[in-house]
Context: one part of a larger RNA
RNA sequence: GAACGAACGCUGGCAGCGUGGAUUAGGCAUGCAAGUCGAGCGGGCGGCCGAGAGCAAUCGAGGCCGCCAGCGGCGGAAGGGCGAGGAGCGCGUGGGCAACCUGCCCGCGGGGCGGGGAUAACGCCGGGAAACCGGCGCUAAUACCGGAUGUGGCGCGGCGCCGCAUGGCGCCGCCGCCAAAGGGGGGGACCGCGAGGCCCCCCCCCCGCGGAGGGGCCCGCGCACCAUCAGCUAGACGGCGGGGUGACGGCCCACCGUGGCUUACGGUUAGCCGGUCUGAGAGGACGACCGGCCGCACUGGGACUGAGACACUGCCCAGACUCCUACGGGAGGCUGCAGUCGAGGAUCAUUCGCAAUGGGGGAAACCCUGACGAUGCGACGCUGCGUGGAGGAUGGAGGCCCCCGGGCCGUAAACUCCUGUCGUGGGGGGCGAGACGCCGGCGCGGACAAUGCGCGCGGCGCGGACGGUACCCCAAGAGGAAGCCACGGCUAACUCUGUGCCAGCAGCCGCGGUAAUACAGAGGUGGCGAGCGUUGUUC
Numbered sequence: 001g002a003a004c005g006a007a008c009g010c011u012g013g014c015a016g017c018g019u020g021g022a023u024u025a026g027g028c029a030u031g032c033a034a035g036u037c038g039a040g041c042g043g044g045c046g047g048c049c050g051a052g053a054g055c056a057a058u059c060g061a062g063g064c065c066g067c068c069a070g071c072g073g074c075g076g077a078a079g080g081g082c083g084a085g086g087a088g089c090g091c092g093u094g095g096g097c098a099a100c101c102u103g104c105c106c107g108c109g110g111g112g113c114g115g116g117g118a119u120a121a122c123g124c125c126g127g128g129a130a131a132c133c134g135g136c137g138c139u140a141a142u143a144c145c146g147g148a149u150g151u152g153g154c155g156c157g158g159c160g161c162c163g164c165a166u167g168g169c170g171c172c173g174c175c176g177c178c179a180a181a182g183g184g185g186g187g188g189a190c191c192g193c194g195a196g197g198c199c200c201c202c203c204c205c206c207c208g209c210g211g212a213g214g215g216g217c218c219c220g221c222g223c224a225c226c227a228u229c230a231g232c233u234a235g236a237c238g239g240c241g242g243g244g245u246g247a248c249g250g251c252c253c254a255c256c257g258u259g260g261c262u263u264a265c266g267g268u269u270a271g272c273c274g275g276u277c278u279g280a281g282a283g284g285a286c287g288a289c290c291g292g293c294c295g296c297a298c299u300g301g302g303a304c305u306g307a308g309a310c311a312c313u314g315c316c317c318a319g320a321c322u323c324c325u326a327c328g329g330g331a332g333g334c335u336g337c338a339g340u341c342g343a344g345g346a347u348c349a350u351u352c353g354c355a356a357u358g359g360g361g362g363a364a365a366c367c368c369u370g371a372c373g374a375u376g377c378g379a380c381g382c383u384g385c386g387u388g389g390a391g392g393a394u395g396g397a398g399g400c401c402c403c404c405g406g407g408c409c410g411u412a413a414a415c416u417c418c419u420g421u422c423g424u425g426g427g428g429g430g431c432g433a434g435a436c437g438c439c440g441g442c443g444c445g446g447a448c449a450a451u452g453c454g455c456g457c458g459g460c461g462c463g464g465a466c467g468g469u470a471c472c473c474c475a476a477g478a479g480g481a482a483g484c485c486a487c488g489g490c491u492a493a494c495u496c497u498g499u500g501c502c503a504g505c506a507g508c509c510g511c512g513g514u515a516a517u518a519c520a521g522a523g524g525u526g527g528c529g530a531g532c533g534u535u536g537u538u539c
Stems, first nucleotide, its partner, number of pairs: 001539004006535005013385006019378002026341003030338003035074003040071002043068007052059002081296003090223008100215003105211008113147001115145002122137006152178004156173007182203006188448001190197002224268003231261003236258004241253003271293004275286004298319005321332004349375001351374003357371001358369004388418004398409004422480001426474004439459001441457005483528005488509003494523005504511002
């Protein structure tokens, strides 16, 4: 000099864009942060209409709408947070899998036939303070289970081609094993008492092949410090066989061999990277915000479900802690957003909105979304703007200095004439709209047909948290807006007074013991300016 997620002191007008719990991975009150689908299914409750019954009160098949749990599906493995642990194939980079998986999405091929038994909800009974639980009985499905079919896939066997060992690809067998589920909409004939069949469209389901994206595993190289750690190792290293996995492997196991490693082993520190800071560069230091990967979710352990987890707001066990309890037993996990206590030099709102972007569910309308978009707070940073402009004296007052002549503050002020940025108050106007959905119209497409379905085009209506904000216009009005540090040398800027090795200053050299440009105050000057200094840290 530059830099910072900074802090501290004095000071502080506005705006834009960023940024803000670095310490106790300490404890947490409260609210919210993951749901959705009635176009998979059966109920309960409520409202409206209501065939029909009744003199009436009323009862009430059925229909429509809404709410509520339940069964079922998809999602809850994403998104969001943090950096504890970890020196490791963890990360980076370059390769490999003849050793692998992949829900949703895309392309292609084929199929969705026909049966069965249950169980929640619900009803009745019972237990418990509660959390909840048990028994009996009824019922549905895209829940569950047999059967059929098998384009195909897998297994086994045979053959051909090929290869980098294990092997890969293809063909054959008529050998063995393996499927499925329905829902919604529309319809001219035909069938049916009707529901409907039948036909068409959409969604969905099953078996496969390929893809995209995602993931798993393996290897080369690289990524800290300590030798005041020199030896370490028994599933340890290898083999054979087996188990296990989606998959290779000592991953696990039995047996056999006795190997294997050496900056190993031990300890300390640390998330890694794209990058950031600095520097002419080489290099050094760092890894906050944003992006990629990894790890973690009160502490330790475990598996279940699933395409995917050993699962932050799932389950089980143990532990510490907190809470409820009728003392028998239960409930909880902010390293999500906000907020609170504590510790600390130190780090914000218990805000608004799903309008946009993105995500989950749904055919859709739509619902959910503390992701996100916004606003608020903090000179924490960067950037921009303002605190007025022109004129104005041999130069007021006042302050300071003085050789007492005067000099400096100083065109500075007053005063005159202007301007209207920013702010404040008044009046008026006012962006960001694209996408999506709906309606009717036209065209195209496949099917026997259609008002059904899909695609395209143009038209119309709805839709903004921020917000009547930004911005613009009108009028008013110099009015509301300057400080901080330094002045001995380094280093730019000097005098007076006070003090008298005292009080004090100080980054280094050093100042202060009676004339101190070095202490303190004042005037003046220098520097920077909504900041200026100090401290800490890096280069």